[in-house]
Molecule: small-subunit ribosomal RNA
Organism: uncultured bacterium
RNA sequence: AGAGUUUGAUCAUGGCUCAGGACGAACGCUGGCGGCGUGCUUAACACAUGCAAGUCGAGCGAUGAAGUUUCUUCGGAAAUGGAUUAGCGGCGAACGGGUGAGUAACACGUGAGGAAUCUGCCCUUCAUUUUGGGAUAACACCGGGAAACCGGUGCUAAUACUGGAUACUCCGUCUUGGCGGCAUCGCCGAGCCGGGAAAGAUUUUUCGAUGAAAGAUGGUCUCGCGGCCUAUCAGCUAGUUGGUGAGGUAACGGCUCACCAAGGCAACGACGGGUAGCCGGCCUGAGAGGGCGACCGGCCACACUGGGACUGAGACACGGCCCAGACUCCUACGGGAGGCAGCAGUGGGGAAUCUUGCGCAAUGGGCGAAAGCCUGACGCAGCAACGCCGCGUGCGGGAAGAAGGCCUUCGGGCUGUAAACCGCUUUUACCAGGAACGAAAAUGACGGUACCUGGAGAAUAAGGUGCGGCCAACUACGUGCCAGCAGCCGCGGUGACACGUAGGCACCAAGCGUUGUCCGGAUUUAUUGGGCGUAAAGAGCUCGUAGGCGGUUCAGAAAGUCGGGUGUGAAAACUCUGGGCUUAACCCAGAGACGCCACUCGAUACUACUGUGACUAGAGUUCGGUAGGGGAGCAGGGAAUUCCUGGUGUAGCGGUGAAAUGCGCAGAUAUCAGGAGGAACACCGAUGGCGAAGGCACUGCUCUGGGCCGAAACUGACGCUGAGGAGCGAAAGCGUGGGUAGCAAACAGGAUUAGAUACCCUGGUAGUCCACGCCCUAAACGAUGUCAACUGGUUGUUGGGUCUUCACUGACUCAGUAACGAAGCUAACGCGUGAAGUUGACCGCCUGGGGAGUACGGCCGCAAGGUUGAAACUCAAAGGAAUUGACGGGGACCCGCACAAGCGGUGGAUGAUGUGGUUUAAUUCGAUGCAACGCGAAAAACCUUACCCACCUUUGACAUGUACGGAAUUUGCCAGAGAUGGCUUAGUGCUCGAAAGAGAACCGUAACACAGGUGCUGCAUGGCUGUCGUCAGCUCGUGUCGUGAGAUGUUGGGUUAAGUCCCGCAACGAGCGCAACCCUUGUCAUUAGUUGCUACAUUUAGUUGGGCACUCUAAUGAGACUGCCGGUGACAAACCGGAGGAAGGUGGGGAUGACGUCAAGUCCUCAUGGCCCUUAUAGGUGGGGCUACACACGUCAUACAAUGGCUGGUACAAAGGGUUGCCAACCCGCGAGGGGGAGCUAAUCCCACAAAACCAGUCGUAGUCCGGAUCGCAGUCUGCAACUCGACUGCGUGAAGUCGGAAUCGCUAGUAAUCGUGGAUCAGAAUGUCACGGUGAAUACGUUCCCGGGUCUUGUACACACCGCCCGUCACACCAUGGGAGCGGGUUCUGCCAGAAGUAGUUAGCCUAACCGCAAGGAGGGCGAUUACCACGGCAGGGUUCGUGACUGGGGUGAAGUCGUAACAAGGUAACCGUA
Repeated sequence: AGAGUUUGAUCAUGGCUCAGGACGAACGCUGGCGGCGUGCUUAACACAUGCAAGUCGAGCGAUGAAGUUUCUUCGGAAAUGGAUUAGCGGCGAACGGGUGAGUAACACGUGAGGAAUCUGCCCUUCAUUUUGGGAUAACACCGGGAAACCGGUGCUAAUACUGGAUACUCCGUCUUGGCGGCAUCGCCGAGCCGGGAAAGAUUUUUCGAUGAAAGAUGGUCUCGCGGCCUAUCAGCUAGUUGGUGAGGUAACGGCUCACCAAGGCAACGACGGGUAGCCGGCCUGAGAGGGCGACCGGCCACACUGGGACUGAGACACGGCCCAGACUCCUACGGGAGGCAGCAGUGGGGAAUCUUGCGCAAUGGGCGAAAGCCUGACGCAGCAACGCCGCGUGCGGGAAGAAGGCCUUCGGGCUGUAAACCGCUUUUACCAGGAACGAAAAUGACGGUACCUGGAGAAUAAGGUGCGGCCAACUACGUGCCAGCAGCCGCGGUGACACGUAGGCACCAAGCGUUGUCCGGAUUUAUUGGGCGUAAAGAGCUCGUAGGCGGUUCAGAAAGUCGGGUGUGAAAACUCUGGGCUUAACCCAGAGACGCCACUCGAUACUACUGUGACUAGAGUUCGGUAGGGGAGCAGGGAAUUCCUGGUGUAGCGGUGAAAUGCGCAGAUAUCAGGAGGAACACCGAUGGCGAAGGCACUGCUCUGGGCCGAAACUGACGCUGAGGAGCGAAAGCGUGGGUAGCAAACAGGAUUAGAUACCCUGGUAGUCCACGCCCUAAACGAUGUCAACUGGUUGUUGGGUCUUCACUGACUCAGUAACGAAGCUAACGCGUGAAGUUGACCGCCUGGGGAGUACGGCCGCAAGGUUGAAACUCAAAGGAAUUGACGGGGACCCGCACAAGCGGUGGAUGAUGUGGUUUAAUUCGAUGCAACGCGAAAAACCUUACCCACCUUUGACAUGUACGGAAUUUGCCAGAGAUGGCUUAGUGCUCGAAAGAGAACCGUAACACAGGUGCUGCAUGGCUGUCGUCAGCUCGUGUCGUGAGAUGUUGGGUUAAGUCCCGCAACGAGCGCAACCCUUGUCAUUAGUUGCUACAUUUAGUUGGGCACUCUAAUGAGACUGCCGGUGACAAACCGGAGGAAGGUGGGGAUGACGUCAAGUCCUCAUGGCCCUUAUAGGUGGGGCUACACACGUCAUACAAUGGCUGGUACAAAGGGUUGCCAACCCGCGAGGGGGAGCUAAUCCCACAAAACCAGUCGUAGUCCGGAUCGCAGUCUGCAACUCGACUGCGUGAAGUCGGAAUCGCUAGUAAUCGUGGAUCAGAAUGUCACGGUGAAUACGUUCCCGGGUCUUGUACACACCGCCCGUCACACCAUGGGAGCGGGUUCUGCCAGAAGUAGUUAGCCUAACCGCAAGGAGGGCGAUUACCACGGCAGGGUUCGUGACUGGGGUGAAGUCGUAACAAGGUAACCGUA
């Protein structure tokens, strides 16, 4: 510090996710030791049991043990002694410890203030400690009660209570002097009067008591400032705000009360709601910030819930009291007891949090004179990897490397020096011994602990997660969209580096992962540090309040600001430097640091302030011009539509893509004249004008707003923006009343259509118009807030002005409105002095998509609805600009037998053949739009053959290796359907060697490695092929442009069959394609002539001689290049015409197929990965099937006839094939064919007579002398074998068919059409296929249309690319949510009832020791009663919130459901916004 993820790719926007750190954590797997820390975050839920606050006999009375002493009748008694214990009394119990419920508050933090205050114990100082009195508990007796406990009578003490005296510097009234201040006042004094104290104990010294002053400590009160969310909480408040007086308090104060006034708070957020203890700090972060408030420390609050006071220096009191309530316990049912949010512990809750331990040894606290007692504070130990830190689980040697495991290309590699093995060491753990500091006299829980020493022995000690990318680390097997994984993207549908397992590797390590939470990354709330034309985002517009900001200059003061100083900012924490535990964590010391803090001294530039200071450049006023659909009202006008009346006139009009509805013989449309009425204002008219926006257009008049320009004068900052607020605000819509010609939602009819609640047509009502009142929204758009300043230009236009010119004009300037463009900006597109540039001021708005501008609530509205405006849930994207493609029922240009023009077909018949379907034991398999279907198959009777049935074989029909035997080979017989099995005959070979023997090939046997598979996957593949398409395209290097994808080149102007060529051009070149080179054909030449040819001679005959001129053959050359001429063209490329030429513009034909597309075809040609079978999915044999047959389709053959059929005769080819062959002559047969055997390994012989054609004859338009299917009989040939299932021949039979519906195919010249011939395959078996020649046409105006293709351009929401994408209803399932008659709970407010305990007031009833009084009695006190306040409780009614609810609304998500086709292309009616 970044990374992944939207796209085919790109840039930017934007969200989601990850890597880091942290934790009082929990969970999973695992677990050796030690140190230091930490440990109920949930139920402030309920608690058994024990302990956590007592102490003092030196305050008091009582009790009076042990012990000691004396006496003794030995029973005991007395004295002493003071243990012990309850009570009275004192101090403490308000500390310490726990918890965070409540609290949004002076609760906390920080800084001030108290001239408005208290303070026990402690310290210091001064003074005093005098004299009386009456009770009471304990105790004794009696009584009540289950208990808790209580009552009566009697006795008694005090440092308990109390009267008097005295008392200053105390308190109070009054008088008064001095000083000071901050308003009330404060301080130091003086005087008179009044009031107020005390306690003793102990012993020989101390401890106390009282008054006063001062200190210290600790409280209490007040104020400034600071720190949560919510405006869908906007108004709140009656003790409320203030005053006077009184009461109360330690003290100020509405703190309380009486009276008076009507205030007080609030947009700088009152009031309400939600949440929350606050801070030092902790975590994170570069910081600014953000989150948190465990442990430790400071403050606050609370103590079962609520209320209350008492005591006291201090409490409204955790282990006190009273009352009420809930709960629990005891009970004799009458009544009582209790409060772990102290330490342990229990139950419960929960994902989850410890021992009912030891000790007061230390530190600290309470009491005491002290010894001492108490102390779950505290010090320690225990449990828990909960965290941090440290240590260990060994160290060295040890193979070109054991075994095992895993992988493998089978060679090896990895695990791996790892192990074994050898040597060494002993930290930790274990055993044994010693042994601290903590402790100042004594005293050690920890603890026989830390630590030290010794001993044995590698011994006691390694796991977790991950390995597709982010992110370090890969293979095998299993699984087969299953099981599963997943933080995001995403993996898994038979080769998964992503699931599971194993091996290996990577990272951490006594831990490792996961989950949760926080910060970070996130500049993704932006102060540092973002944005708003199109991505989310400028309010529809204007005026204007608060607020914010504000021109030049002078002076003053010093609020902000800046500098110095002082105080404070607790400790701990943090940082730095040292130190102590072996180190570290941890601990200790010193320093630093820490605030929008307070006070004080100074500075005065800037900002604010003061001055009824000054100025004129901002702003405004006056004056003179000026343009304008600016606004409102009134009046007038013509054209046109419609209607009415009348005339002329006759059969249609109207409407559409085409029609129909409609109108019309009752006279329409058309046309003429007149009239009525409403609405809108052609031409001018214009990226022209005006207005803030909405918006504004015939003409005139009246009223009225604003702008611009010019020149002076005046005012003197009067300004800009603008939250709330107010006004204006298209259309549609609403209300009331008018009006209504045209148009026209709704509605009706006619068409269209699968449907058509639409588009089209005919009608037609609201409405559109006017007046008044509402509504308040628009894609209200420049998708661009207002104002101001600054920053190059050019051109057009509107309004005004200045200068200039005789004039035309020209130059300059201000204000608008447009186009293009410098710099700059922008993601790009684009903007560009009218900014989206550079800056300033102020306002509004945005923070992923959907849900949703929805719900609820508020406000507004007559309604429609508007405005404000969420959440649950869900997705990983949604969206912007630009790029390349593809596509368009977008455009332009061009080409092709693409259409058109022609010729011949297919589709109808019969047959052949292939396919589908069906059938079957099997009908083997593949090919399926063009680009499958006479295709693989250039040939299924057996074989082929892969299929079915039956019968057999198992190292196999075939290959290699090992061992053994035998040559190989071969005759015959038997069984069997055959494969096969049994018996049997002949035979001894080749090489080496003297021989024995060995070897090679072949055969057999045996066992194992293996063979074999037309089994699967063409979506794992190679190779080959089809197709677009023989279409003209497809790319690269360098350069340039662009942030980039990419572009340029390759586009443009011409031209071509062609990206062919030329010209131009930020391109210049190049490659694969095109063309050419190759084959063939067309002409000629040369060479060569056998089997070919032959002019000469000869012959029946190229038969023979001669010859190679010709034909031909087959080799080499020539020839054609727009080369020449004319025209057109840009002086080009090229095109048109012509000459010559055998051939003319690539002469004809062929081969040749760019980058790529279709997961196109083929695992059954071949090759091949993986999977599968292995007595079978392999191999063999016989038979059957691939040939089935209601039917459908494709491709062909033959026909339907006279351009023909039949009969007879006569001509002319080319290219091929032939020894397992072609087969002549001749003979036989009607024929297929048979016999025969010559020739030929082929320019020699044979197949082999070419047929159409031509010449004659016949048939005469008919189901025929057409056509030949089908069937019968008889044959031929091939072959082991023609039944299923061959071809051919002869005789007979003689079906459909008379030119073929919709539709559709081929072909542009030696082509179509037509005629025959040959080859491959092959024993035999073509109407198929490949090839050959013969005869030999018609037509093309042209490119509008159909199909396909190319180039450029345009739109796009497509990129699997239009066979695309995508919307809504309905149906089903699930999820969250709104409404809902209601129902239930919480909380809060108002009114009323009620009123415990307590306090205060009152008191006529009752009781009463101290003081007064001789007494009666009084003072004072208590009980009771009562009044006020008030908790719980009750009643009624509101607010708010949560849960639930029949039914219901929409929303979201789901697999291939239904119906349509709305949007994206002109999306087939351009789309969209508002409204009905």